[in-house]
Description
Small-subunit ribosomal RNA, 5' domain from an Oscillospiraceae bacterium, 510 nucleotides, folded computationally. It matches the Rfam family "Bacterial small subunit ribosomal RNA". Model confidence (mean pLDDT): 86 of 100. The source organism's lineage runs through Bacteria, Bacillota, Clostridia, Eubacteriales and Oscillospiraceae.

Context: one part of a larger RNA
RNA sequence: GGACGAACGCUGGCGGCGUGCCUAACACAUGCAAGUCGAACGGAACUGUUUUGGAGCUUGCUUUGAGACAGUUUAGUGGCGGACGGGUGAGUAACGCGUGAGGAACCUGCCUUUCAGAGGGGGAUAACGUCUGGAAACGGACGCUAAUACCGCAUGACAUUCCAGAGUCACAUGGCUUUGGGAUCAAAGGAGCAAUCCGCUGGAAGAUGGACUCGCGUCCGAUUAGCCGGUUGGCGGGGCAACGGCCCACCAAAGCAACGAUCGGUAGCCGGACUGAGAGGUUGAACGGCCACAUUGGGACUGAGACACGGCCCAGACUCCUACGGGAGGCAGCAGUGGGGGAUAUUGCACAAUGGAGGGAACUCUGAUGCAGCAACGCCGCGUGAGGGAAGACGGUCUUCGGAUUGUAAACCUUUGUCCCUGGUGACGAUAAUGACGGUAGCCAGGGAGGAAGCUCCGGCUAACUACGUGCCAGCAGCCGCGGUAAUACGUAGGGAGCGAGCGUUGUCC
Numbered sequence: 001g002g003a004c005g006a007a008c009g010c011u012g013g014c015g016g017c018g019u020g021c022c023u024a025a026c027a028c029a030u031g032c033a034a035g036u037c038g039a040a041c042g043g044a045a046c047u048g049u050u051u052u053g054g055a056g057c058u059u060g061c062u063u064u065g066a067g068a069c070a071g072u073u074u075a076g077u078g079g080c081g082g083a084c085g086g087g088u089g090a091g092u093a094a095c096g097c098g099u100g101a102g103g104a105a106c107c108u109g110c111c112u113u114u115c116a117g118a119g120g121g122g123g124a125u126a127a128c129g130u131c132u133g134g135a136a137a138c139g140g141a142c143g144c145u146a147a148u149a150c151c152g153c154a155u156g157a158c159a160u161u162c163c164a165g166a167g168u169c170a171c172a173u174g175g176c177u178u179u180g181g182g183a184u185c186a187a188a189g190g191a192g193c194a195a196u197c198c199g200c201u202g203g204a205a206g207a208u209g210g211a212c213u214c215g216c217g218u219c220c221g222a223u224u225a226g227c228c229g230g231u232u233g234g235c236g237g238g239g240c241a242a243c244g245g246c247c248c249a250c251c252a253a254a255g256c257a258a259c260g261a262u263c264g265g266u267a268g269c270c271g272g273a274c275u276g277a278g279a280g281g282u283u284g285a286a287c288g289g290c291c292a293c294a295u296u297g298g299g300a301c302u303g304a305g306a307c308a309c310g311g312c313c314c315a316g317a318c319u320c321c322u323a324c325g326g327g328a329g330g331c332a333g334c335a336g337u338g339g340g341g342g343a344u345a346u347u348g349c350a351c352a353a354u355g356g357a358g359g360g361a362a363c364u365c366u367g368a369u370g371c372a373g374c375a376a377c378g379c380c381g382c383g384u385g386a387g388g389g390a391a392g393a394c395g396g397u398c399u400u401c402g403g404a405u406u407g408u409a410a411a412c413c414u415u416u417g418u419c420c421c422u423g424g425u426g427a428c429g430a431u432a433a434u435g436a437c438g439g440u441a442g443c444c445a446g447g448g449a450g451g452a453a454g455c456u457c458c459g460g461c462u463a464a465c466u467a468c469g470u471g472c473c474a475g476c477a478g479c480c481g482c483g484g485u486a487a488u489a490c491g492u493a494g495g496g497a498g499c500g501a502g503c504g505u506u507g508u509c510c
Stems, first nucleotide, its partner, number of pairs: 001510004006506005013382006019375002021340001026338003030335003035080003040077002043074015087293003096218007106210002111206007119153001121151002128143006159184011189198003219265003226256002231253004236248003268290004272283004295316005318329004346372001348371003354368001355366004385415004395406004419451001420447006429437001454499005459480003465494005475482002
């Protein structure tokens, strides 16, 4: 000198764009943050129309029961989605990350292309009803019912597997193509007058996403020198989407390490960011990619995908409710509270846009997102007026008392309108409709210099000097050093220098 997610002191007019718990991965009141589909299904409630039976009578109205149809709403069964999006950085020195490879060892819902198919049956169960337990959370028994829920059967190959054969390729186990035969396994309907559309089942290919293996790279300590028992390898199995001590039985005795194993400490990694002429050093906030985690530890279930932040089970700690028998909870989502701290914001608006989930759609949901609010926290831009104006006014300060300086500075004259105030108009973002932002930005008219300058420094380094006060005191200080009676170094004043809505100080990095 530069930089900062900064803080503190003094000061503070406006706008644009960004950024904002670095500490306690501390504890959390309250609200919201993941639902959706009635065009999968049976009900229930309500409304309307209509048919029919009864009762009352004012004879065409009221009431009540049953049935049909239509509409609205929806608890439940069922489907898809809750594995995305959002947060945090605790753990992790690791194939975690970065980069480059590999598979003859893999999976992939929705999507795209394509081939083939959907025949015929069955038994349940929620809802509901009756009874009933419990303070509650939540149940229990019996009875009934539907489906795109569940289960057999049929059909079935280019699928899987077995047997026999041929060709071809290869780095071993083997891969690919092909012929014949055997065995095994599918399906669901809905909407519509219909056409048709949306779905369903099995296969092939693609795309997307993911899992795995390897080369190289990836902090400090030797005042850590030896480490290791599924340990290292083999054979056979189990398991897995798949390879593999991943797991198991048996066999062998290996494997790693001074090219730093093991142990200890520290740490999420990267694209990047800061600095520097570069080499390098430091760093990993915001934005993007990957990883890990979700009160602590463990476990599996469902599913294409999780060992699952707002799912389940168990254990621990903590908090809450309780009728003491038993239950409920998890903000490292968005706001917000307490606490910690030098320190970090609103319990806001909207789904209008972009994107996501569901749906045929209308649409619903979306604290993702878009916006607004707060903060000079940062960067950038603008303003606080401009021109004229010497009696060089008054006042202040200094003075050799002559004057000098503040100083064209002010007053005064002329003028402008950025920001500002008032009124009007009023967007783009939205190709038809739909705008939270927002009556915002912008534009037009009018008003009026009015409302808008401070901070630090002035001994040398280092731009900028005098007076008074103080008297090694009070104090200053980044270094050298100032202060003990004329202090340009302390304090105040005048003047000056620098930067300017900021200026200084502190901290950290280069």